[in-house]
This is a predicted structure of a 75-nucleotide RNA (transfer RNA) from Methanomassiliicoccales archaeon RumEn M1. Its mean pLDDT, the model's own confidence on a scale to 100, is 81. It was read from a public genome assembly. Rfam family: tRNA. Rfam links the family to the GO term triplet codon-amino acid adaptor activity. Rfam classes the family as a transfer RNA. Taxonomically the source falls in Methanomassiliicoccales (Archaea, Methanobacteriati, Thermoplasmatota, Thermoplasmata).

RNA sequence: GGGGCCGUGGGGUAGCUUGGUCCAUCCUUCGCGGUUCGGGACCUCGAGACGCCAGUUCAAAUCUGGCCGGCCCCA
Numbered sequence: 001g002g003g004g005c006c007g008u009g010g011g012g013u014a015g016c017u018u019g020g021u022c023c024a025u026c027c028u029u030c031g032c033g034g035u036u037c038g039g040g041a042c043c044u045c046g047a048g049a050c051g052c053c054a055g056u057u058c059a060a061a062u063c064u065g066g067c068c069g070g071c072c073c074c075a
Stems, first nucleotide, its partner, number of pairs: 001074007010028003020058001029047003033043002051067005
C1' cells in the first nucleotide's frame, strides 16, 4: 500500500441477509421492594446500549460513503 471481518447497556449477546408497530432481545450487573430472625438463593418492579459524522428514504442498529478503533490475510 491492497483485501476481508468486526464495533449494540458497566460486562457479554440476539436482531443486520429481506429497513417498518408500542419500551431494541436475553443473560449478567446495579437500585427499591417482597420472602427470611438475618444472610444467601428465589420473586416483582425499575435503571442502563446501536463507535463518530454525513447521505438515501415517509421511516436506518440494519442500506451507502468517509473517519476512528480492533483482528486476520496479501505485498